RNA sequence: UUCAGAUAAAGCCAAAGCUCUCAAAGAGAGAACCGGAAAGCCUAGAGUCUUUUUUGACAGUCGGGUUGCCUAA
Numbered sequence: 001u002u003c004a005g006a007u008a009a010a011g012c013c014a015a016a017g018c019u020c021u022c023a024a025a026g027a028g029a030g031a032a033c034c035g036g037a038a039a040g041c042c043u044a045g046a047g048u049c050u051u052u053u054u055u056g057a058c059a060g061u062c063g064g065g066u067u068g069c070c071u072a073a
Base pairs, nucleotide, nucleotide: 004071005070012036013035018030019029020028021027022026034060040066041065042064045062046061047058048057049056
């Protein structure tokens, strides 16, 4: 450096529900914590959802790309 992810350790992220805001899907903030090994980021791959009557959303749906914490074998 690459691969790997343990009946290990230190960190990281934060489901559903609750409160507020946004037309919706859903997102943001707060406490909380179902879970995750990329549950970090990327939407002109697929899929699903939404649409004030035409926008959008989900990367914690799958696939792909890219960057990264720790550490036995």

The RNA shown here (c-di-GMP-I riboswitch aptamer) has 73 nucleotides and comes from a Sulfurimonadaceae bacterium. Model confidence (mean pLDDT): 81 of 100. The source organism's lineage runs through Bacteria, Campylobacterota, Epsilonproteobacteria, Campylobacterales and Sulfurimonadaceae.